[in-house]
RNA sequence: GGGCGUGUAGCUCAGUUGGUUAGAGCGCAACGUUCACAUCGUUGAAGUCGAAGGUUCGAGUCCUUUCACGCCCA
Numbered sequence: 001g002g003g004c005g006u007g008u009a010g011c012u013c014a015g016u017u018g019g020u021u022a023g024a025g026c027g028c029a030a031c032g033u034u035c036a037c038a039u040c041g042u043u044g045a046a047g048u049c050g051a052a053g054g055u056u057c058g059a060g061u062c063c064u065u066u067c068a069c070g071c072c073c074a
Base pairs, nucleotide, nucleotide: 001073002072003071004070005069006068007067010026011025012024013023019057028044029043030042031041032040050066051065052064053063054062
């Protein structure tokens, strides 16, 4: 330098043919339970979907550029 893949909550990940509130588990906080902790139960917070632009009535999803990481080729 060329090709392919990955990037979504603090972590690990799902997200269908572009469609009507952006989710799950773990973790975190509060409350209940306990002498206390853990477990368990209830509730809650946490996201510009790597970045920018474009297409569209509508984009996590499609297109372009770009960044980071991984693999392959040279």